Model confidence (mean pLDDT): 81 of 100. Predicted 3D model of a 1690-nucleotide part of an RNA (large-subunit ribosomal RNA, half A) from a Candidatus Cloacimonadota bacterium. The sequence was found in a public genome assembly. Its Rfam family is "Bacterial large subunit ribosomal RNA".

Context: one part of a larger RNA
RNA sequence: UGCAUUUGGUGGAUGCCUUGGAGUUAGAUAGAGACGAAGGACGUGACUAACUGCGAUAUGCUUCGGGUAGCUGUAAGUAAGCGCAAAUCCGGAGAUUUCCGAAUGGGGAAACCCAUCCCGAGUUAUGUCGGGAUAUCAUCUCUCUGAAUAAAAUAGGAGAUUUGAGUCGAACGCAGGGAACUGAAACAUCUUAGUACCUGUAGGAAAAGAAAGCAAUAGCGAUUCCCUGAGUAGUGGCGAACGAAACGGGAACAGCCCAAAUCCCGAUUUAUCGGGAGGUAGCGGGAGCUAAUUAAAUUUCGCUGGAUUUAUAGUUGAAUUAUUUUGGAAAAAUAAACCAUAGAAGGUGAUAGUCCUGUAAACGAAAUAAUGAGAGCGAAAUUAUAGAUUUCCCAAGUAGGGCGGGACACUAGGAAUCCUGUCUGAAUCCACCAGGACCAUCUGGUAAGGCUAAAUAUGAUCUAACUACCGAUAGUGAACGAGUACCGUGAGGGAAAGGUGAAAAGUACCCCGGAAGGGGAGUGAAAUAGUACCUGAAACCAAGUGCAUAAAAUCAGUCGGAGUUUUUCCAUCUCGAUUUAUCGAUUUGGAAGAAUGACGGCGUGCCUUUUGUAUAAUGAGCCGGCGAGUUACUUUUAGGCAGCAGGUUAAAUCCGAUACGGAUGAAGCCACAGCGAAAGCGAGUCCGAAUAAGGCGUUUAGUUGUCUGAAGUAGACCCGAAACCGAGUGAUCUACCCAUGUCCAGGUUGAAGGUCCAGUAACAUGGACUGAAGGACCGAACCUACUGAAGUUGAAAAUUCAGAGGAUGAGGUGUGGGUAGGAGUGAAAGGCUAAUCAAACUCGGAGAUAUCUGGUUCUCUCCGAAACCUGUUUAGGCAGGGCCUUGUAUUAGAUUAACGGAGGUAAAGCACUGAUAGGGCGAGGAUUCUUAAUAGAUUACCAAACCUUUUCAAACUCAUAAUGCCGUUAAUUGAUGUGCAGGAGUCAGUAUGCGGGGGAUAAGCUCCGUAGGCAAGAGGGAAACAACCCAGACCACCAGCUAAGGUCCCAAAAUAUAUACUAAGUGAUUAAGGAUGUUAAAUUGCAAAAACAGUCAGGAUGUUGGCUUAGAAGCAGCCAUUCAUUUAAAGAGUGCGUAACAGCUCACUGAUCGAGUGGUUUUGCACCGAAGAUGAUCGGGACUAAGUAUAUUACCGAAGCUGUGGAUUCCGAUUUAUCGGAAUGGUAGGAGAGCAUUCUGUAAGGCAAUGAAGGUGUAUCGUAAGAUAUGCUGGAGCUAUCAGAAGAGAUUAUGCCGGCAUUAGUAGUGAAAAUUUCGAUGAGAAAUCGAAACACCGAAAGUCUAAGGUUUCCUGAGUAAAGUUAAUCUGCUCAGGGUUAGUCGGAUCCUAAGGCGAGGCCGAAAGGCGUAGUCGAUGGAAAAGCAGUCAAAAUUCUGCUACCCGAUAUAGAUAGUGAUGGGAUGACGCAGUUAUGCGAGGAAGUCUGGUGCUGGAAAUCCAGAUUUAAGCUGGUAGGUAGGAGAGGCAGGAAAAUCCACCUCUCUUUAUCCGAGAAGCAAAUACGAGUCACAUAAGUGACAGAAGUUCCUUUAUAAAGCUGCCAAGAAAUAAUCUCUAAACGUUUAAUCUAUAUCAGACCGUACCGCAAACCGACACAGGUAGACGAGGAGAGUAUCCUAAGGUGAUC
Repeated sequence: UGCAUUUGGUGGAUGCCUUGGAGUUAGAUAGAGACGAAGGACGUGACUAACUGCGAUAUGCUUCGGGUAGCUGUAAGUAAGCGCAAAUCCGGAGAUUUCCGAAUGGGGAAACCCAUCCCGAGUUAUGUCGGGAUAUCAUCUCUCUGAAUAAAAUAGGAGAUUUGAGUCGAACGCAGGGAACUGAAACAUCUUAGUACCUGUAGGAAAAGAAAGCAAUAGCGAUUCCCUGAGUAGUGGCGAACGAAACGGGAACAGCCCAAAUCCCGAUUUAUCGGGAGGUAGCGGGAGCUAAUUAAAUUUCGCUGGAUUUAUAGUUGAAUUAUUUUGGAAAAAUAAACCAUAGAAGGUGAUAGUCCUGUAAACGAAAUAAUGAGAGCGAAAUUAUAGAUUUCCCAAGUAGGGCGGGACACUAGGAAUCCUGUCUGAAUCCACCAGGACCAUCUGGUAAGGCUAAAUAUGAUCUAACUACCGAUAGUGAACGAGUACCGUGAGGGAAAGGUGAAAAGUACCCCGGAAGGGGAGUGAAAUAGUACCUGAAACCAAGUGCAUAAAAUCAGUCGGAGUUUUUCCAUCUCGAUUUAUCGAUUUGGAAGAAUGACGGCGUGCCUUUUGUAUAAUGAGCCGGCGAGUUACUUUUAGGCAGCAGGUUAAAUCCGAUACGGAUGAAGCCACAGCGAAAGCGAGUCCGAAUAAGGCGUUUAGUUGUCUGAAGUAGACCCGAAACCGAGUGAUCUACCCAUGUCCAGGUUGAAGGUCCAGUAACAUGGACUGAAGGACCGAACCUACUGAAGUUGAAAAUUCAGAGGAUGAGGUGUGGGUAGGAGUGAAAGGCUAAUCAAACUCGGAGAUAUCUGGUUCUCUCCGAAACCUGUUUAGGCAGGGCCUUGUAUUAGAUUAACGGAGGUAAAGCACUGAUAGGGCGAGGAUUCUUAAUAGAUUACCAAACCUUUUCAAACUCAUAAUGCCGUUAAUUGAUGUGCAGGAGUCAGUAUGCGGGGGAUAAGCUCCGUAGGCAAGAGGGAAACAACCCAGACCACCAGCUAAGGUCCCAAAAUAUAUACUAAGUGAUUAAGGAUGUUAAAUUGCAAAAACAGUCAGGAUGUUGGCUUAGAAGCAGCCAUUCAUUUAAAGAGUGCGUAACAGCUCACUGAUCGAGUGGUUUUGCACCGAAGAUGAUCGGGACUAAGUAUAUUACCGAAGCUGUGGAUUCCGAUUUAUCGGAAUGGUAGGAGAGCAUUCUGUAAGGCAAUGAAGGUGUAUCGUAAGAUAUGCUGGAGCUAUCAGAAGAGAUUAUGCCGGCAUUAGUAGUGAAAAUUUCGAUGAGAAAUCGAAACACCGAAAGUCUAAGGUUUCCUGAGUAAAGUUAAUCUGCUCAGGGUUAGUCGGAUCCUAAGGCGAGGCCGAAAGGCGUAGUCGAUGGAAAAGCAGUCAAAAUUCUGCUACCCGAUAUAGAUAGUGAUGGGAUGACGCAGUUAUGCGAGGAAGUCUGGUGCUGGAAAUCCAGAUUUAAGCUGGUAGGUAGGAGAGGCAGGAAAAUCCACCUCUCUUUAUCCGAGAAGCAAAUACGAGUCACAUAAGUGACAGAAGUUCCUUUAUAAAGCUGCCAAGAAAUAAUCUCUAAACGUUUAAUCUAUAUCAGACCGUACCGCAAACCGACACAGGUAGACGAGGAGAGUAUCCUAAGGUGAUC
């Protein structure tokens, strides 16, 4: 370490349970609200965080009933109380009911701020407090006003009064608007669909409704709803689809009122108007006219009164404490008994009719609410006669018509009917409308006014009940403080989480430990039931035991198996004990198992998708739970079964043991008759001239229910888009814009202009100085993001480091606003619009659609495909055919042989069509020659036709096979064929052999045909190897025979036999080509006249041939009758060699030797040719056969065949439950038979505490899914059988949820500013505290402050979790504490952008715009300083010293005061530039302390200090150019003494602004230090010294000055002033002074460049403004330092 096993841990499946859900039925009820709702905020308890209740009368108050002995909710505990004088509790009624919310006095960022009037409390008075009223719109009434328009009136306005509205709520209703995805296999009419959605508005229902209706020669008689008619008639790119109505059967039933004619009354200048009577119909009615009748009947309403029945609390309510047993407990078992109009249900320590609550049955209400019988009284209404037909009336911008739309099932169609945007436009009963164009006749009805219950729809809420519904991953999202936690700016999204026990009896006490936790003890039936709690599976993690493993190779198994360990049984040996025939231990042997297993044989997971996967193609980390062909529809079809023979009911009604069931119900449907396009006819009919022929029928079986298969319509097997549309939410990010604020160290350059000089006739021009412009320059803050590197599971979802660009501008930035989804914004990149952009986000249509991918869950049995044809906007889809299967009917089929046919392929051929090589002949052409021309000659030129010889062909065939195909006959075979009906799948194929096309006679290529395979086929062989060879697996066997292929070893079988070949390890990779390899064969030279090879010798001379050349002599090159001579023979030379010669050789010759020796061709086997990347190979070893060829024999060899046994299916037979025969590989797919799970009936039955389910082992049984028994655990339910119903079976969907692994004790522990020592505390210290030292920041890493956060602040205690480690520590946990304002900020005041907006204008609705107004700071606007002080607050407290607004009192003065009106003021840019002084800093001096070369002191040196406000007085430096008076006056909406304007006079005096200094404030305060205590911080006492001058310099006032062009908020605020009304000069007016009062509300802690904000984090990022010291320096750069802070949580 592996396997097995045992015991645990972890985890939370399973079983059981249910408080919660789901669905359904019935009844009630169907609203609440200005009398302030729904819904909230905040409070409320003795202690109180949450839920519940309640509201300052606050877990409640009063009263009336009920009811009872206990009570103070969930919810324990302690405390304190209440209750028989009736509490708590239940019900009726009432009181109270903060603030927000329609929200309504005004405002507003909901739960807050600020008012006005009246009344009251209090104050001298103001402030303050309590109560009430005060919104808008509409409406009633009244009052006051009041236009156009003289009066009057009206509209309008103001005030008061009455009544109402507003808002919320689940679905249902009506109405105004109105999509898209989708379907049509595309898409546009169409469809989806008048759906979704938005909007208005109503009711308990709504809507509709009493015929200008249906119908059809008969009739009905308002509407609504159900059944049916009917998927019919119809509509429809006549596609997809859409789709009535009447009749009939039922539910429920109900009818009425006006306008008009006519009359009466009233009003009116006229027209006319108002009221009353009358009248209301369709076989027309009414008025009017004539005549008659005044009585009866009916109905309705109101009032009185309240019978009855209910609702909201309740009450009574039978029968066993029976025996024994088990047990912790009896309700169980056993044995008896009782009740029952009660045996529904629940509870009680297990299962209870008789224990409890209840149940059947019966009874009950002070109060409130509902119902409202019968009666009485009153009122009102309706109806009713006959006749005549001269007159009048009977709903007008209407009906109808044209155009354009819409609704009707009906898409403009022949289109009736209904509605109307627009243009037109009738009739009045002798009339008008309708009956599907229209006309006539006929029939039905009477529009243009209105009301109307029931039957119907829905369920927020309450009550009661039920379920073949769920049972904690289920059922609601939610069984639990769930629409919670959490996420998001927002709309919106949205979890997880149940169980101790009968009873807390929840472990006293002891021990270990800092604690956590544990060990004893105790409780309990049980503690392995211990608040991590029932059962407690698996993954995963440990520990114990047995076996194995350290020379060893892998799908991990399987088969065999040595050894070791072990159990049981049998027999046996020995010992012990006793109860004397058993128990315990033990030896040996045997049998049957169990664990492990050396070693050996064979063996490349699963799924999916594929022609084909170990594949290095997909998917899965593992385990557990969940997870996919369902349901509806009288829509269709086939089959099985059942009922009836014609079948069957639907809605509905009744009964009833009340969802079941039974009866009634014949409307309707199918069948009973067909034929035809139809009229139509009919056992026939159609066609036709036909009586013909022919077609289709006639000779009968259906129908209803149910189950199963399949189809249709629905999401339709499950999961999955990108998208489309609707309605909303977002500009806290970012883009642009608007308003208002703010920021930019320092340095440089030096435009215009100006002044002076020069110069010019004058300009021009030049010089110097001045000046200070610029999308100017350099460069920090700030902004940007060009380069490189790092980072890339980051420190960071865009950063860091080093550099870079802009940095007075088209600049940066804060706060508040505006613009948005086919829209915004965009210096334009398709950029940005909240980490999202070629159309945001959220919810909805919605389960969009998906010819696409993935997944699709138990078993066995029978059969078993296709990857092809045709068509296709079709090619990976679909349809028909082919091939499969099941049923049924029927009778053909297949093979072989013979015979008979049709045909034009292979091969062949050249007769045709073409091509083709040589020769002959030869027209014609061309060349050359001759020629004036005609003509002629010539040629190894080309060449038709013909002849001869020779070839070729898919689109040539004179001729023509084999196979195959069709048929006949015969034989063999035996269900293989075909029809009909139900169900499919298949349309990607693939390699090999053969025949071909394409390609290159390439491809593991591509396309056809054909065969057998694979696919869907295992086994043997080919080393391994879908497609090759052999061979088709029902199961078992330690039996036999063979196939392919093999037989030396690996490795079963021949070291077999015979004859040859090969020498190359050929065998065991290849070609052209090459070779004197070798075998066999053929043919041809030379050779005893001596060959071939070897050896010895010669190989000469003219001559160095000539030429060339520096030279060329046999041998660089050229030339050539390369000749000649001597010879046995010897080239003007075969090769080597030299500079050239030389030299060595060869050819050739002789000698020697003595028999064969050469060439060519064919053939078997070998050789070379032969180069690849980690180490080689025939499978390996090895082999000379164990290679190759031929022949022969034996053996091995498979899941083949045989043998033995068994299973199933089919067929046959009979001896009929037996025998015989055959068959049984299988993907897609068809068919059949079963197993298991949950629930229901069976079941008031059976099992169960003597132990159910579940869990975990073992054994047995079955062909399988599975079943049975039993040990342990468990502690309360389970269920046979036969049926029924399904949320009915999971190793896989990058599945969902949870748990647990692996990676891995690995990466990492978040800036490289840094730590060290001692001491303290503590169980424990690198990190806590103190001290000392060291280090870092210092335009910050210090201080203040806005936003934002919201207690993080301080103290005490703590250490589980959080903290990237530890922790005694903390921004953590627990408890307690802490924020003090007239002057700071806000509000109370004002207005900007912008928002809202009475009336108003506009708009389908919602709503949009906007006036008066009203909000809205980022701006304007009254007032405080210093010092001290708490653990934590201070301009807030305290001390001292001030100031502002207001009130009152007192005193004094004055004649004016006075606004929501007028005027002034408030009131504004940018750049440049500046004096003085302060602050701040520095230096010196002074003071104190220390140091002290010395004996001492001083000097020196060092350290520290050297500080003091607002305010008042006063009005300086400086700045400012007008000021004053008089008069006039048409403007400033009225007035004005004010402003403006005009005129005149006076005056540079002044006015106004204005820091600072100085004085007072104030020697008040502060101030180093010393001592003591404490020592962590610190606390207390004492003393209170000096407290000056100089230098540098960027605060800042006068809203300074100068320059420039882009010309630089508002205000009903404040301030000054003017008058109007009014008040006042009697003083209650105004002003001044003093005194005394008043100044309420909100914020105030702490962080705030950050560990507290925004970034998911204690995150290297981001975050507006103010202060910002010293040395060096131009500087806020940079380096070093002060104060202060820090050393960054391994």